A computed fold for a 74-nucleotide RNA from Candidatus Haiyanarchaeum thermophilum, annotated as transfer RNA. Its Rfam family is "tRNA". By type it is a transfer RNA. NCBI's taxonomy places the organism under Archaea, Nanobdellati, Nanobdellota, Candidatus Jingweiarchaeales, Candidatus Haiyanarchaeum. Its mean pLDDT, the model's own confidence on a scale to 100, is 81.
RNA sequence: GGGACCGUAGCGCAGCCCGGGAGCGCGAGCGGCUGAAGACCGCUGUGUCCGGGGUUCAAAUCCCCGCGGUCCCA
Numbered sequence: 001g002g003g004a005c006c007g008u009a010g011c012g013c014a015g016c017c018c019g020g021g022a023g024c025g026c027g028a029g030c031g032g033c034u035g036a037a038g039a040c041c042g043c044u045g046u047g048u049c050c051g052g053g054g055u056u057c058a059a060a061u062c063c064c065c066g067c068g069g070u071c072c073c074a
Stems, first nucleotide, its partner, number of pairs: 001073007010026004020057001028044005050066005
């Protein structure tokens, strides 16, 4: 220098192909249970969907540019 993939909650990830409600698990907070704690049960919010621009009535999703990470080629 060229190419592929990835970036979404505190952490691990799905959703993206085929545009329309932002979700799952763990963790966290609150409550229940207990003498107390753990386990278990119930409830709750997780949030600049990496940044900017474009298309569209509408973008995490499509297009362009950039940033970061992993890998491959040179």